Background:
The RNA shown here (transfer RNA) has 72 nucleotides and comes from a Promethearchaeota archaeon. The prediction has a mean pLDDT of 82. RNAcentral holds the sequence, with entries from ENA. Lineage of the source: Archaea > Promethearchaeati > Promethearchaeota.
RNA sequence: UCGCCAUUAGCUCAAUGGUUAGAGCGCUCGCCUUAUAAGCGAGUGACCGAGGUUCAAAUCCUUGAUGGCGAA
Numbered sequence: 001u002c003g004c005c006a007u008u009a010g011c012u013c014a015a016u017g018g019u020u021a022g023a024g025c026g027c028u029c030g031c032c033u034u035a036u037a038a039g040c041g042a043g044u045g046a047c048c049g050a051g052g053u054u055c056a057a058a059u060c061c062u063u064g065a066u067g068g069c070g071a072a
Base pairs, nucleotide, nucleotide: 001071002070003069004068005067006066007065010025011024012023013022018055026044027043028042029041030040031039048064049063050062051061052060
């Protein structure tokens, strides 16, 4: 320098362009227990940035950023 991949919750990951963006783990509160753990209920919290296309974008396009892999 070039090509490819990834970027969504604190972590690991989902999500045909469509009507509240979800799951597991975590954290907080409550129930249960003599107590802890386990279990049960509730809550918490996110679409990497900027533009564009579209009636509608986490999703498609362009560009930038970060990380990874490969080529030279």